[in-house]
The prediction has a mean pLDDT of 75. A computed fold for a 407-nucleotide RNA from an Ardenticatenaceae bacterium, annotated as Bacterial RNase P class A. Its Rfam family is "Bacterial RNase P class A". Rfam links the family to the GO terms tRNA processing, ribonuclease P activity and dimeric ribonuclease P complex. By type it is a ribozyme. Of the family's consensus pairs, 98% are formed in the model.
RNA sequence: CAAGCUAGCCGGGUGAUCGCGGCAGUGGGUCUACGGGCUGCGCUGCUGAGGAAAGUCCGCACUCCAUAGAGCACGGUGCCGGCUAACAGCCGGGCGGGGCGACCCGAUGGCAAGUGCAACAGAGAGGUGUAUUGCUCCGCAGCAGUUUCGGCUGCUGCCAGCGAGGGUGAAACGGUGGUGUAAGAGACCACCGGCAGUGGCAGUAAUGUCGCUGGCCAGGCAAACCCCACCGGGAGCAAAGCCAAGCAGAAUGAAGGGUGGUUGGUUCGCCAAUCACUCGCGGGGCUGCUCGCUCCGUCAAACAUUCGGGUAGGCUGCAAGAGGGCAUCAGUAAUGGUGCUCCCAGAUAGAUGAUCACCACCCUGCCUGACAGGGGACAGAAUGCGGCUUAUAGGCUAACUUGGUAA
Repeated sequence: CAAGCUAGCCGGGUGAUCGCGGCAGUGGGUCUACGGGCUGCGCUGCUGAGGAAAGUCCGCACUCCAUAGAGCACGGUGCCGGCUAACAGCCGGGCGGGGCGACCCGAUGGCAAGUGCAACAGAGAGGUGUAUUGCUCCGCAGCAGUUUCGGCUGCUGCCAGCGAGGGUGAAACGGUGGUGUAAGAGACCACCGGCAGUGGCAGUAAUGUCGCUGGCCAGGCAAACCCCACCGGGAGCAAAGCCAAGCAGAAUGAAGGGUGGUUGGUUCGCCAAUCACUCGCGGGGCUGCUCGCUCCGUCAAACAUUCGGGUAGGCUGCAAGAGGGCAUCAGUAAUGGUGCUCCCAGAUAGAUGAUCACCACCCUGCCUGACAGGGGACAGAAUGCGGCUUAUAGGCUAACUUGGUAA
C1' cells in the first nucleotide's frame, strides 16, 4: 500500500422567519362554596420518532379469567458450563464441517428399541440372502489332440462352489500384507481403522488421551414417524377499571328425596309456607379431554342458547423504568457490583413541518485546485421492555489475517 475478516459509530450541521404536540409557570377572561376550577385567548421555559419504530417470530413485565391439583393429549427445547427477570437469546468451551489464514457455519441427544423412505444406473441400496461380467473343474456328458492304452491336455454344456478381481453408482457389507483353498472369502494370522466392554490420566463437564480384552465389522435419512430427557394454565392495552348518558326486554333449557328449626292450619293421620344442612339433578369456571376441586340454581335463572332494543361520549391505564450516560472494581467474556450524574414523545383522524442562506459529505465535467451541475439510503412511536429476523445510499474508527514493498 492492497485485499480480507471481526466489532463499533454517524447517517447531515449552523442561522433566520413562520407554523404544530406535551409538561411546567404566568397573564387575561369567566365561575366560585374563596380551597380552587374552566378557557378553540396570550407570554416564558423545557422537550418532541428508529437502528431498525418494520416482521409479529420468541421471552417477560402488567391486567383479567376464582384459590388450587393430578393424568393424558398437545406444544417447545435438545452437547457442556456460565449470564439474564426470562428466552428458541447472549458469552465461553467441546465435537463436526468450510477457509492458506484472521474467522465463519451447525435443527449439535438416540438408527445393534420398533416402523418407514430413497429417482436413475446397477445383479443387488440392508439383512445374511441374491449374482451382471467373471473365477474354479469336485461330479456328469460331449468334441478334438495325444498315448507307454493306466491316462493326459485343451474346449464346450449341465450341475455345484465362490463373491476376491472388473463394471454401475454419491454410497456396494472395513484397509494393507500373508496363510489357506479346486477357486476364493476375517475362513485364519500380523498390523491399522471402526465398534463393544473395561480401567488409568487431564478436565466442573461436554470430551480428549493412553492401556487391556474381544474377529464383534452393525450404509444414509429422526428439518421421517418414533424413543429419551427437561420445560409449559389461558387470553391480551380493542387487557382492565371509573364516570356520564340511554333503552326493552322476550322465549327455551333440569328431578327430586331426606333431616332439623320456625310459623300457620288441622279431621291430630298430617298439610302448607319459610330457613338451614345433606344426597342427587341442571348449568358455569379451572387450555382440549378425564378425574378432582369450586361457584350458582333446584320450579327457577346468577348461567347457557336464540330473537329484539340502547350506547359508540369522557377520564384512568399512559410512562421515573429489569431506564440512560460517565468512571471504577470483579470476570476470558456475556454480565454483575459500587459511586456520580440525567429525565430524553405520550398523540387519539392522530403532533415535530415549510421557506431562505451558508457550510460539510458523495458523484460527474477535468490530473489537482477553482468553478459549474447533480445527489443523499432503509424508513414514522400508539402499553412497555430483553432478543431474533429482514431492509439499508454514503462515510468514519480500531484490532487481526494474507500478499507486496522499504528499512